[in-house]
RNA sequence: AAGGGCAAACCCGUCGAAAGGCGGGGACGCAAAGCAUACGGGGCUACAGCGCGCAUCGGAUCGAACACGCGCGCCACGCCGGCCGGGCCGCCGAA
Numbered sequence: 001a002a003g004g005g006c007a008a009a010c011c012c013g014u015c016g017a018a019a020g021g022c023g024g025g026g027a028c029g030c031a032a033a034g035c036a037u038a039c040g041g042g043g044c045u046a047c048a049g050c051g052c053g054c055a056u057c058g059g060a061u062c063g064a065a066c067a068c069g070c071g072c073g074c075c076a077c078g079c080c081g082g083c084c085g086g087g088c089c090g091c092c093g094a095a
Base pairs, nucleotide, nucleotide: 005030006029010025011024012023013022014021015020028082034088035087039085040084041083042080043079044078049074050073051072052071053070054069056064057063058062
């Protein structure tokens, strides 16, 4: 080259606390943007959990209530293969 394949962002629906997944539309791109997270690394989220802080009232050495609240930080057993390496499978055939 030929035949083709997949489908980013975004929109709609749906599941989820979220990251994100699934379905439909849609194409930014992809020679593996095919498969697998039970190999290694990296990134994302934080329901729950942990730590710290926050205002009020009173008889103000302190006590009570607030706290199933708010904010900040940490955190995976959750998520990402279209984050990378590695693994497995794979169409065509000029050079």
RNAcentral holds the sequence, with entries from MGnify. The RNA shown here (c-di-GMP-I riboswitch aptamer) has 95 nucleotides and comes from a soil metagenome.